[in-house]
Context: one part of a larger RNA
RNA sequence: CUGGGCGUAAAGCGUGCGCAGGCGGUUUUGUAAGUCAGAUGUGAAAUCCCCGAGCUCAACUUGGGAACUGCGUUUGAAACUACAAGACUAGAAUAUGUCAGAGGGGGGUAGAAUUCCACGUGUAGCAGUGAAAUGCGUAGAGAUGUGGAGGAAUACCAAUGGCGAAGGCAGCCCCCUGGGAUAAUAUUGACGCUCAUGCACGAAAGCGUGGGGAGCAAACAGGAUUAGAUACCCUGGUAGUCCACGCCCUAAACGAUGUCAACUGGUUGUUGGGUCUUCACUGACUCAGUAACGAAGCUAACGCGUGAAGUUGACCGCCUGGGGAGUACGGCCGCAAGGUUAAAACUC
Numbered sequence: 001c002u003g004g005g006c007g008u009a010a011a012g013c014g015u016g017c018g019c020a021g022g023c024g025g026u027u028u029u030g031u032a033a034g035u036c037a038g039a040u041g042u043g044a045a046a047u048c049c050c051c052g053a054g055c056u057c058a059a060c061u062u063g064g065g066a067a068c069u070g071c072g073u074u075u076g077a078a079a080c081u082a083c084a085a086g087a088c089u090a091g092a093a094u095a096u097g098u099c100a101g102a103g104g105g106g107g108g109u110a111g112a113a114u115u116c117c118a119c120g121u122g123u124a125g126c127a128g129u130g131a132a133a134u135g136c137g138u139a140g141a142g143a144u145g146u147g148g149a150g151g152a153a154u155a156c157c158a159a160u161g162g163c164g165a166a167g168g169c170a171g172c173c174c175c176c177u178g179g180g181a182u183a184a185u186a187u188u189g190a191c192g193c194u195c196a197u198g199c200a201c202g203a204a205a206g207c208g209u210g211g212g213g214a215g216c217a218a219a220c221a222g223g224a225u226u227a228g229a230u231a232c233c234c235u236g237g238u239a240g241u242c243c244a245c246g247c248c249c250u251a252a253a254c255g256a257u258g259u260c261a262a263c264u265g266g267u268u269g270u271u272g273g274g275u276c277u278u279c280a281c282u283g284a285c286u287c288a289g290u291a292a293c294g295a296a297g298c299u300a301a302c303g304c305g306u307g308a309a310g311u312u313g314a315c316c317g318c319c320u321g322g323g324g325a326g327u328a329c330g331g332c333c334g335c336a337a338g339g340u341u342a343a344a345a346c347u348c
Stems, first nucleotide, its partner, number of pairs: 003320004007302002012316001014201004021194003025088007033081002035077008049065006091191001092188004096183004103177007110154001115149007125136002162169002206247006215241002220236004258315006266293011297304002321348003330341004
């Protein structure tokens, strides 16, 4: 450089925003850089190829031709790409109306429950297990009643339901705020798509400082089990889990399926809009989501199947036998833990 691939065989960056770059709707006119055609100059000789000739043949030598796929100059063409100028509205965006929502941030508040504290009633057990024991209890536990403290999470509703780019988001109320859907017009007039580097967000665990600490619970202790039991079971229990601020930047971060656009039979649910219709959310249609099944087609098969893994296009990322190894070294980042980039020897 080229090829074939990326749901499960190796392979889609965790997700978005986005500069450079790549690609880019309809139409008119022009230019002629790319593109195409003609002419012309050059492209040394030898070599290669074709037709001949000479050594008895061949190798070899030699004549002629072709070729030298290139470059320059010049004349022309104007479809396509490009560029310049102009126009358009089907892409994109904005305005207006309506709507749904656990989307995000902050504040407030509610009721169950657990635990603890105080007091009352009350007496011998409670707790726990396969069975036990450790543990708690006559210094009055457990049970029950009243009052109080504090922290965390929000039963039912609840759904294959909703929202968000992903991570993720759930009691109720208020404030601030992002995005989306739909309907009919109007406006701008290609303003678009993708995106190396970059920037931002990014579960849990972990780290720093300061709070908080009910329950749960790594570590740890004890009791069991067992041949042993650094476990599974039981009784306790500290970090942590919670809050504020600052780091970490990884996950089976999964739909194991990059983003955008176009096209290609249907059926059945469900969520949010709209149009028409009906006595009636009744029925039909339509847009956007979310599920189940399936024509064609695809697939090694499983399966996918208008939400494609079908048929195509644009751009990015990634793969190239197993182990060594997502390791070593170096760089960058981090307080650290570590992360990221990323080999080779050797071996099968």
Record summary:
Predicted 3D model of a 348-nucleotide part of an RNA (small-subunit ribosomal RNA, central domain) from an uncultured bacterium. Rfam family: Bacterial small subunit ribosomal RNA.